[in-house]
Molecule: c-di-GMP-I riboswitch aptamer
Organism: Gammaproteobacteria bacterium
RNA sequence: CCGAUGUAAGGGCAAACCCGUCGUAAGGCGGGGACGCAAAGCCUCCGGUCUUAGAGUCCAAUCGCGACAUGAGACAGCGGGGUUGCCGGA
Numbered sequence: 001c002c003g004a005u006g007u008a009a010g011g012g013c014a015a016a017c018c019c020g021u022c023g024u025a026a027g028g029c030g031g032g033g034a035c036g037c038a039a040a041g042c043c044u045c046c047g048g049u050c051u052u053a054g055a056g057u058c059c060a061a062u063c064g065c066g067a068c069a070u071g072a073g074a075c076a077g078c079g080g081g082g083u084u085g086c087c088g089g090a
Stems, first nucleotide, its partner, number of pairs: 012037002017032006035077001041083003045080003048075005056068003059064001
């Protein structure tokens, strides 16, 4: 340095759903609850997915809040990346 031992021990987190709350929304937070997770700890740097109030452009002109773009935001339980961490044949 690489690989194996990994279904061990002590534990940890907490999906969907329900209640409350914040937000236009995606979604966040708190409580309940467990689908799962060896980083399902933390961080939006890269890709991806999602939202769209206001304003812009286009179609329409029986006028939808439709399409596009910009901007803003969300997802760390979508991947990559960074960083920190428990145990052990150590």